[in-house]
A computed fold for a 72-nucleotide RNA from a Candidatus Aenigmatarchaeota archaeon, annotated as transfer RNA. Model confidence (mean pLDDT): 84 of 100. The organism belongs to Candidatus Aenigmatarchaeota, within Archaea. RNAcentral holds the sequence, with entries from ENA. Rfam family: tRNA. Rfam classes the family as a transfer RNA. From the family's description: Transfer RNA (tRNA) molecules are approximately 80 nucleotides in length.
RNA sequence: GGGUCUGUAGUCUAGUGGUUAGGACAACGCGUUGACGUCGCGUAAACUGGAGUUCGAAUCUCCACAGACCCA
Repeated sequence: GGGUCUGUAGUCUAGUGGUUAGGACAACGCGUUGACGUCGCGUAAACUGGAGUUCGAAUCUCCACAGACCCA
């Protein structure tokens, strides 16, 4: 330099055009306990950036950025 793929909470992940973006672990709060842990209930927290298509985009297209792999 060329090609392929991926990008969603702190971490992992579901979501292939339309309802408040769902779940697990972690964090915090409450209950439970003599205390801690476990367990139960709850709270906060996310679509890499920009543009386009569309009535409507996490989802489709393009350009960047970041990462993984392959070729040279």